[in-house]
RNA sequence: GGAGCAAUCCAGACGACCGCAGGAUCGGAUUCCGAUCCUGAGGAAAGUCCGAACACCGCAGGGCAGGGUGCUCCAUAACGUGGAGUCGCGGCGACGCGAAGGAAAGUGCAACAGAAAGUAUACCGCCCUGCUUUUUUAGCAGGGUAAGGGUGAAAAGGUGCGGUAAGAGCGCACCAGUUCUCCGGGUGACCGGGGAAGCUUUGUAAACCCCAUCCGGUGCAAGACCAAAUAGGGGAGUGUCUGAGGGCUGCCCGUCCGAGCUCCCGGGUAGGUCGCAUGAGGUGCAGGGCAAUCUGCAUCCUAGAUGAAUGGUCGUCGUCCGUUUUGGGGUAACCCGGAACGGAAACAGAAUUCGGCUUACGGGUUGCUCCGGCC
RNA sequence: GGGGCUGUAGCUCAGAUGGGAGAGCGCAUGACUGGCAGUCAUGAGGUCAGGGGUUCGAUCCCCCUCAGCUCCACCA
Numbered sequence: 001g002g003a004g005c006a007a008u009c010c011a012g013a014c015g016a017c018c019g020c021a022g023g024a025u026c027g028g029a030u031u032c033c034g035a036u037c038c039u040g041a042g043g044a045a046a047g048u049c050c051g052a053a054c055a056c057c058g059c060a061g062g063g064c065a066g067g068g069u070g071c072u073c074c075a076u077a078a079c080g081u082g083g084a085g086u087c088g089c090g091g092c093g094a095c096g097c098g099a100a101g102g103a104a105a106g107u108g109c110a111a112c113a114g115a116a117a118g119u120a121u122a123c124c125g126c127c128c129u130g131c132u133u134u135u136u137u138a139g140c141a142g143g144g145u146a147a148g149g150g151u152g153a154a155a156a157g158g159u160g161c162g163g164u165a166a167g168a169g170c171g172c173a174c175c176a177g178u179u180c181u182c183c184g185g186g187u188g189a190c191c192g193g194g195g196a197a198g199c200u201u202u203g204u205a206a207a208c209c210c211c212a213u214c215c216g217g218u219g220c221a222a223g224a225c226c227a228a229a230u231a232g233g234g235g236a237g238u239g240u241c242u243g244a245g246g247g248c249u250g251c252c253c254g255u256c257c258g259a260g261c262u263c264c265c266g267g268g269u270a271g272g273u274c275g276c277a278u279g280a281g282g283u284g285c286a287g288g289g290c291a292a293u294c295u296g297c298a299u300c301c302u303a304g305a306u307g308a309a310u311g312g313u314c315g316u317c318g319u320c321c322g323u324u325u326u327g328g329g330g331u332a333a334c335c336c337g338g339a340a341c342g343g344a345a346a347c348a349g350a351a352u353u354c355g356g357c358u359u360a361c362g363g364g365u366u367g368c369u370c371c372g373g374c375c
Numbered sequence: 376g377g378g379g380c381u382g383u384a385g386c387u388c389a390g391a392u393g394g395g396a397g398a399g400c401g402c403a404u405g406a407c408u409g410g411c412a413g414u415c416a417u418g419a420g421g422u423c424a425g426g427g428g429u430u431c432g433a434u435c436c437c438c439c440u441c442a443g444c445u446c447c448a449c450c451a
Base pairs, nucleotide, nucleotide: 001371002370003369004368005367006366007365008364009363010362012317013316014315015314016313017312018311020040021039022038023037024036025035026034027033028032042347046358047357049356050355051354052353053352054219055218056217057216061253062252063251064250066215067214068213069212070211071085072084073083074082075081086100087098088097089096090095101210102209106208107207108204109203110202123149124148125145126144127143128142129141130140131139132138157175158174159173160172161171162170176200177199178197179196180195181194182193183192184191185190223274224273225272226271233265234264235263236262237261238260245257246256247255267450268449269448281300282299283298284297285296286295287294288293319344320343321342322341323340324339325338326337327336328335329334376447377446378445379444380443381442382441385400386399387398388397394431402418403417404416405415406414407413424440425439426438427437428436
């Protein structure tokens, strides 16, 4: 110098002028206006993908169906999130990624190619026997064989020796895996070491499924109160104890209420207040813990609109980039500055509120890794 | 603000249990005709919205993003 990895921080600053929204006080005055002061977007406010708070459904009991999650321990209000680990994979490395239970409970699928695609299989090849041939050889018939060739994403452990007609875990040695078992370490996933059994059991569960575990539904247009207006109108279907429908959700049971209910055509209002911002809150310090995070103390109050506020212009300074010029250091590669001009500054904006995830995006700092150049 | 659905050729839509990407209309060329229409034959045309993952293999299964469509106020 180049390429990269991880963590963390910021989201330009100050001043002037103009403007917007909310609140408080005061004045004019009556539901409007003016003055002063205070406050006024984000790391993602976004996607709405998870989890909750909160509200209502009679506090929601049992079963089926359905859906989510899936290594271990811990954290948390909770989670599919986070932290620390285990194992596997990727990278030379810093480091990153993993929907990571079960295929030996069962079912399905594995196109094409290939002889054979899952209780394996005989196309070529190899070997044996019989017949034909005088023999070598060749042909035909029957059988053995997975060591070799070839096909495929995948061909039923690997290497060697023995063995055999040729071969084969057929036998043996070593290696890999599986199952069982013993010892040691760890809270645990798991790791290390020893022994036994020829046991070698294809892949796919982001296919059905099995196992474990969790889940009642609807979302602030939840819901509460006030006010205004109209025709509690017409039609069709269904039901009134042989009980529709509702509480109650896809279904059933159970239980309670029960005379209306459903659909279509119409009618009216589209106003206000609350919910609504003191909260699993922020900041600082101390302590526990590897960490996520927890505990204690102190301190702060900091958006609340609804045709929806949070902005604009100018000046100075700062940051980055480019061009030109210039000073210093060094043998060199190159490094450290100064000045002028021009340009750039992203992604994006609260809508009941939190905890996460994911996605979009500008710049800085720190630590680390690999490669290269020069001395 | 909240819930749901869709995306395949120029247009309208299929697509099975994951293995060949298709149909109709339209378009191009040729034939029939004196010419047009029409019919017949042949052909072109695809980032299966985009990206990633699972799998030997993805339009299909899973995740993220983008675009479009649709429903939801209250009173009697």